[in-house]
Model confidence (mean pLDDT): 78 of 100. The RNA shown here (Glycine riboswitch aptamer) has 110 nucleotides and comes from Thiobacillus denitrificans. The model forms 86% of the base pairs in the Rfam consensus. Its Rfam family is "Glycine riboswitch aptamer". Its family is annotated with glycine biosynthetic process in the Gene Ontology. The source organism's lineage runs through Bacteria, Pseudomonadota, Nitrosomonadales, Thiobacillaceae and Thiobacillus.

RNA sequence: UGGCUACACUCUGGAGAGCGCAGUCUUCGAACUGCCACCGAAGGGGCAGCGGCCCGCUGGUCAAACAGCCCGCCGUAAUCUCUCAGGUACCAAGGACAGAGGGGUGAAGC
Repeated sequence: UGGCUACACUCUGGAGAGCGCAGUCUUCGAACUGCCACCGAAGGGGCAGCGGCCCGCUGGUCAAACAGCCCGCCGUAAUCUCUCAGGUACCAAGGACAGAGGGGUGAAGC
C1' cells in the first nucleotide's frame, strides 16, 4: 500500500407464542403492577467431542523418555439447551440470520 475477515451504518426479507385474569394511574395508551399459561431468533447462562494439565496404576527402560488406562481440573460450539432478560390479536417497535450498498471504525486478525 492492497485484499480478505470482524464491527458499525443504510436498504430489503425475516419466525414463534394469550385479543388471558385482576388491579392501579387517569396521560385511556400499544402504559404500570401482580397472578396463571406460553415462545425462542435481541442480549445472557450451560454442555460434547477435541486439546492441555495432573494423582495413581499397567507396560517399557540400567534408569528415563515414552505409551495406555482411570479420577479430577482447565480451555472450547451452535439455529442444541435453560428461559434470567426479552417477547405472546392486528398495527407499531424489536428480531438471530440472509442479501445488497457505500467504503465508515479500530490498528484488531490473516